[in-house]
Context: one part of a larger RNA
RNA sequence: CGCAGGAAAUUUGCGGGGCCCCGACCCUAGUACGAGAGGACCGGGUUGGACGAACCUCCUGUGCACCGGUUGUCGCGCCAGCGGCACACGCCGGGUAGCGGAGUUCGGUCUGGAUAAACGCUGAAGGCAUAUAAGCGUGAAGCCGACCCCAAGAUGAGAUUUCCCCGGGGCGCAAGCCCCCUGAAGGACCGUGGGAGAUGACCACGUUGAUAGGCCGGGUGUGGAAGCGCUGCGAGGCGCGAAGCUGACCGGUACUAAUCGUCCGUGCGG
Numbered sequence: 001c002g003c004a005g006g007a008a009a010u011u012u013g014c015g016g017g018g019c020c021c022c023g024a025c026c027c028u029a030g031u032a033c034g035a036g037a038g039g040a041c042c043g044g045g046u047u048g049g050a051c052g053a054a055c056c057u058c059c060u061g062u063g064c065a066c067c068g069g070u071u072g073u074c075g076c077g078c079c080a081g082c083g084g085c086a087c088a089c090g091c092c093g094g095g096u097a098g099c100g101g102a103g104u105u106c107g108g109u110c111u112g113g114a115u116a117a118a119c120g121c122u123g124a125a126g127g128c129a130u131a132u133a134a135g136c137g138u139g140a141a142g143c144c145g146a147c148c149c150c151a152a153g154a155u156g157a158g159a160u161u162u163c164c165c166c167g168g169g170g171c172g173c174a175a176g177c178c179c180c181c182u183g184a185a186g187g188a189c190c191g192u193g194g195g196a197g198a199u200g201a202c203c204a205c206g207u208u209g210a211u212a213g214g215c216c217g218g219g220u221g222u223g224g225a226a227g228c229g230c231u232g233c234g235a236g237g238c239g240c241g242a243a244g245c246u247g248a249c250c251g252g253u254a255c256u257a258a259u260c261g262u263c264c265g266u267g268c269g270g
Stems, first nucleotide, its partner, number of pairs: 001153001005164007015150004021049007033038001051107005059101004066094005071086006111145003118138004165269001167180005181267001186264004190206005211257003214253005221245002227240005
């Protein structure tokens, strides 16, 4: 921009893409078959591999704004307690959320149609025979469906539901142009944000508000704070005390910020 008024939502599916894999074991059954050795079809069950998708309960990794330990040095006057630097975490031990996989769950199934090779029925030409000439079947991991995803720019532009708009004047041969009034439904701008994201986009929210921050409560993680007391010559230990601290997690709460607004979109439609 188009889809012959505008808008919101829900859809149909032309068409396209994805998937499609393989093994082992058990039962049937040591049956059929076979002198024996051996050893099935058909059908049923179980369990794996690789591949794929989703996810984070478990396991595991990361986790540079969490907690702790620790060396050297410098600083806060000193002690104590802290902080800076030593990598672009100084080093080390752990670790929430998130993100990952080697973790977890799930997938290929089932089933219909038309067929290939192949196997048949009926059956003439050609009194027989013949699966074929007319006609009719059975039959693959393959084909078309089925399953998952995209999808009406499918210009062949589809469908359904709901919502919105019922002014006037002038000029021109005409296409059309101009002025006044009006500005709907809805959308956008702007802001607070997001397991959404390069930016757009998408999603949530904007005081009739829990969108983010803060605060409060909880969780989780660290692993026993500072201070004081007791004790030991001392390094240190014990007690108050599962302490103190705690990002992203779960909830609550208007304290802060989403203020006030502006613009687009028209007037019943060839």

The prediction has a mean pLDDT of 90. A computed fold for a 270-nucleotide part of an RNA from a soil metagenome, annotated as large-subunit ribosomal RNA, domain VI. Rfam family: Bacterial large subunit ribosomal RNA. The full RNA is in RNAcentral, with records from SILVA.